[in-house]
This record gives sequence, structure tokens and C1' cells, in this order.
RNA sequence: GGCGGGAUAGCUCAGUUGGCUAGAGCAGCGGACUCAUAUCCCGCAGGUCGAGUGUUCGAAUCACUCUCCCGCUA
Repeated sequence: GGCGGGAUAGCUCAGUUGGCUAGAGCAGCGGACUCAUAUCCCGCAGGUCGAGUGUUCGAAUCACUCUCCCGCUA
């Protein structure tokens, strides 16, 4: 240099054939329980879906460009 995969909550990830308010587990906070702590249970908060542009009534999802990470290849 060429090709492929990936980037979504603090962490690990789901979500594709575009559609309604973007989700789960863990972690965090609050509550309940307990003599107390932990486990379990209930609730809450937390995201400009890597950046930009375009297509569209509508984009995490489609197209193009760029950034970063991983692999294969020369």
C1' cells in the first nucleotide's frame, strides 16, 4: 500500500434487511429486608450510537470522506 472486521451507558455487549420514547448484564445511587453486613428483591440516574457530509417524511441502521483499534496480505 491492498483487503476484511470493529467503534453504542463508567465496563462487557445486544440492537441490520431505516420507523415510534436506544436496550441488557455488571458497576453507581436510593429504598426494602437484617441486630448489622453481604446475597436476594424494588426503583432511579447514566448515551450528541467515533467525527463530518449526503440520501430520506424519518438514519445507531443506507452512501461517501476522515480518525482510532484488531486481523490477513504484499
Molecule: transfer RNA
Organism: uncultured Spirochaetales bacterium